Record summary
This is a predicted structure of a 118-nucleotide RNA (SAM riboswitch aptamer (S box leader)) from Oceanobacillus salinisoli. The prediction has a mean pLDDT of 81. Its Rfam family is "SAM riboswitch aptamer (S box leader)". Rfam's curators write: The SAM riboswitch is found upstream of a number of genes which code for proteins involved in methionine or cysteine biosynthesis in Gram-positive bacteria.
């Protein structure tokens, strides 16, 4: 950096300490959060369970090592990650309901994360 593929409505910091003025991915509009120091960096400390770890059920393979492999149910939380304001904060594009108007519902695009690949 580009492919594939899950997941994004729930849960976690009113903490120490550095650094400063501006973040909430971009680009618009809105709403928020920030000197009572936010965003960011570092130390603790949580949260989650995607990989992992155990156990169990199916099915294939294999042929007797109850072995591998896939799908699943269930535990765990040591280890890679990753996250701990607000639905990915909210909208934008398409298509539906409404249709006077505010709206809603679903999907797309594009974004985070994990796994695999190239």
């Nucleotide at each position: 950096u580009c492919c594939u593929u899950a997941u994004c409505a729930a849960g976690a910091g009113u903490c120490a300490g550095g650094a400063u003025a501006g973040g909430a991915a971009u680009c618009u509009g809105g709403u928020c959060c920030g000197a009572u120091g936010a965003u960011c960096c570092u130390g603790c400390a949580g949260c989650a369970a995607c990989c992992u770890u155990c156990a169990c059920u199916u099915a294939a393979a294999g042929a007797u090592a109850g072995u591998u492999u896939a799908a699943g149910u269930g535990a765990a939380a040591a280890g890679g990650u990753g996250c701990u304001a607000a639905u990915u904060c909210c909208a934008g594009c398409a298509a539906g309901c409404a249709c006077a108007a505010a709206g809603c519902u679903u999907g797309a695009u594009a974004g985070a994360u994990g796994a695999g690949g190239g």